[in-house]
């Protein structure tokens, strides 16, 4: 100066998966009591695992009216960025390039140019277009830091 791997970590990033309140149990620290190990209290402080209520965020189902000619074994539909069998290899509904598309990476934000990644799994179960009111589910899980330019904002120092 180039690349790899390690570590930060009470920081940060994908994601809807956030914050609070009570209830019960545990663990630590404190207090008190018994002589001490220990064990007991406590209207106390901290963290964890469970149950309940909200909050906020996200997703489904659900009239009029509208889709008016779609679909109904070629079943069908849903969450998701996770799609097009469009095209080409391939014996193949395996796999695989390749184009179009769609996601995501900046430690103040936002836009852009590059550049680097990903385009996966899962679910309902014969049946759901949109959809007021209504009813209903979910708050997981996995990562660790890119180079450039415009715009805005907050801070600081000088004058």
């Nucleotide at each position: 100066a180039c690349u790899g791997c390690u570590a930060c970590a009470u920081a940060g990033c994908c994601g809807a998966a956030u914050c609070g309140c009570c209830c019960c149990g545990g663990a630590g620290c404190g207090u008190g009591g018994c002589a001490a190990a220990g064990c007991c209290u406590c209207u106390g402080c901290u963290u964890c695992a469970g149950g309940g209520c909200g909050u906020a965020c996200g997703g489904g189902g659900g009239a009029c009216c509208c889709g008016g000619u779609c679909g109904u074994u070629c079943g069908g539909g849903g969450c998701u960025a996770a799609c097009a069998u469009a095209u080409c290899c391939g014996a193949g509904a395996a796999g695989g390039a390749u184009u179009g598309c769609g996601g995501c990476g900046g430690a103040c934000c936002u836009u852009u140019c590059g550049c680097g990644c990903c385009g996966a799994g899962c679910c309902c179960g014969a049946c759901a277009g949109c959809u007021a009111a209504c009813c209903u589910c979910g708050u997981a899980g996995g990562c660790u830091c890119c180079g450039g330019a415009g715009g805005g904002c907050a801070c600081g120092u000088c004058c």